[in-house]
């Protein structure tokens, strides 16, 4: 310097006029039983995200439910740590895949980089495996390669006989060919008729043991010839975790009205010796039953009816945003994360405000012209490629609705950082 890859951050900036909503403090009106809202105006403040989205996880908060204990369901699923909790996040570990290398004749191994993994468990059962193939599970000969038995051609030989090619038949054999996702370890070698873990080294695997590591798992060394195949985002197994609804949760004021519950449920006064009766006066109303008394009248239970509670409907108000917060700086930790101090307040809403237009600047496209550079040649013109300046055009994706922590999708442009190959100077 060129290319590829990975992480992180921003995501137009300022002024100006005018407009939208919220808060608070104010002045005037309306509307309500009220509780409260509400309309115009003025001061002060304040006013989307990094994803507010998807509504896929997990949890806060709210109410309801809950003696234990088991089944069923669902979910998760390597190991350690994080966390308030997760299916999320860091560290590890194994596997594959994938660029550049580097060992080895090969099979293979192997440093870095980058990515993905539902990554317990296939000697507990059950189950599947399509097409294709000769055979798919205690496997299997279709070609091919070997033995060999008739026969036929034919070759050499007096002859017994020895070879050749060819059909066929019995047999071997899992090196090759071919099918298939997958054909029962792989490489060189000896070895055989030909062949094979049949032997042997080397590489895989699979047991043992010792060592390191919390742990996953590694590492070495000794064994076994390789035999128990694949699949559990199939049934099952094991090992964990799970109660339900959800700001229309839920709380509080409170017109109507049912239960229920409590208070009043009388009194005065004419008539007239009293009491029945009758008037009048009040009132929302005013009667029935009992026990006592000779009556006048006391006491009591009940009622109509009324007021109050209560309840809670319409309506309003709350929950509503100071919280698992954000910044800085310091400890701790490899990191995720986290102690501690110090500062800060950053929409709160009801189908819903946050925007519009101007000036400058900054970014990018695109276009014109300058002057520069390398190359080209038809020698003053063309290409490039950065940089100046004018011109126009553009600034993505998207839009809080109870709040956090993941995840996943969208995103024009843009800044920083780290890593690997390569190729040039020094």
């Nucleotide at each position: 310097g060129u290319c590829g890859c990975c992480g992180g951050c921003c995501g137009g900036a300022u002024g100006g006029u005018c407009g939208c909503g919220a808060u608070g403090u104010u002045u005037g009106g309306g509307c309500g039983a009220a509780a409260g809202c509400u309309c115009a105006g003025a001061c002060a403040c304040c006013g989307a995200g990094g994803a507010a989205a998807g509504u896929c996880c997990g949890g806060g908060c709210u109410c309801c439910a809950c003696a234990g204990g088991g089944u069923a369901g669902a979910c998760u699923g390597c190991c350690a740590g994080g966390u308030a909790a997760c299916g999320c996040c860091u560290g590890g570990g194994c596997a594959c895949a994938u660029g550049c290398g580097g060992c080895g004749u090969g099979a293979g191994c192997u440093u870095c980089g980058u990515g993905u993994g539902a990554c317990g468990g296939a000697c507990a059962g059950u189950g599947c495996a399509a097409c294709a193939g000769a055979a798919a599970g205690c496997a299997a000969a279709c070609c091919g390669c070997c033995g060999u038995g008739u026969c036929a051609u034919u070759g050499g030989g007096c002859a017994a006989c020895c070879g050749a090619u060819g059909c066929u038949g019995c047999g071997g054999u899992a090196a090759g060919g071919g099918u298939g996702a997958a054909a029962g370890g792989g490489u060189g070698g000896g070895g055989u008729a030909a062949g094979a873990g049949c032997c042997c080294a080397c590489c895989g695997c699979g047991c043992c043991u010792u060592c390191g590591g919390u742990a996953a798992c590694g590492a070495a060394g000794g064994u076994g010839g390789c035999u128990c195949g694949g699949u559990a985002a199939a049934c099952c197994c094991c090992a964990g975790u799970c109660g339900g609804a959800g700001c229309a949760a839920g709380g509080c004021c409170a017109a109507a009205u049912a239960a229920g519950c409590g208070g009043c449920g009388a009194g005065a006064g004419a008539u007239g010796a009293c009491c029945c009766g009758u008037c009048u006066c009040g009132c929302a109303a005013g009667g029935a039953c009992g026990u006592c008394g000779c009556a006048a009248g006391a006491c009591g239970u009940c009622g109509a009816g009324u007021c109050g509670c209560g309840g809670g409907u319409a309506g309003g108000c709350u929950g509503c945003u100071g919280g698992a917060g954000c910044g800085u700086g310091u400890g701790g930790g490899c990191g995720a994360c986290u102690g501690c101090a110090c500062g800060c307040c950053g929409a709160g809403a009801g189908g819903a405000a946050u925007g519009a237009c101007c000036g400058u600047c900054c970014g990018g496209u695109g276009u014109u012209g300058g002057g520069a550079u390398a190359c080209g040649c038809u020698c003053g013109c063309g290409u490039a490629u950065a940089u100046c300046a004018g011109c126009a055009c553009u600034g993505a994706c998207a839009g809080a609705a109870c709040c956090c922590g993941g995840c996943u999708u969208a995103u024009a442009g843009g800044c920083c950082g780290g890593c690997g190959a390569c190729u040039u100077u020094c």
Molecule: Bacterial RNase P class A
Organism: Gemmatimonadota bacterium